[in-house]
C1' cells in the first nucleotide's frame, strides 16, 4: 500500500416477559402469534465458460437462534498483529 484472517475497544436493528401448568424469581413444559443481522440454506440477474453447470447478498427460508434486561448481534469506525502483492 491494499487487500485475507483474527484480536482489543466503541456504536450496533427487529420481533408476545403472550396463554396454561411447575417454580420465590430466573428459568422449564406445551400451544400460539412473531422477528431476522450469529449459523445454516437457496436462487434472479450478473460474471466465467467447449460442453456444462460454477459463483454469489444486507434478497428469499426461517432448520438453528431470537421476541423485559443481560448475553448474543451481520455491518461499521479506530489501534495492533498474521499472510500476501
Nucleotide at each position: 500500500c491494499u487487500g485475507u484472517c483474527g484480536a482489543a475497544c466503541g456504536g450496533g436493528a427487529g420481533a408476545a416477559u403472550c396463554u396454561g401448568g411447575g417454580g420465590c424469581a430466573a428459568c422449564c413444559c406445551a400451544g400460539u402469534g412473531c422477528c431476522g443481522a450469529a449459523g445454516g440454506a437457496g436462487c434472479a440477474a450478473g460474471c466465467g465458460c467447449c460442453c456444462c453447470g460454477g459463483u454469489a447478498a444486507a434478497c428469499u427460508c426461517u432448520c438453528a437462534g431470537g421476541c423485559c434486561a443481560a448475553a448474543g448481534g451481520a455491518c461499521c469506525g479506530u489501534u495492533c498483529g498474521u499472510c500476501g502483492a
Molecule: Glycine riboswitch aptamer
Organism: uncultured Rhodobacteraceae bacterium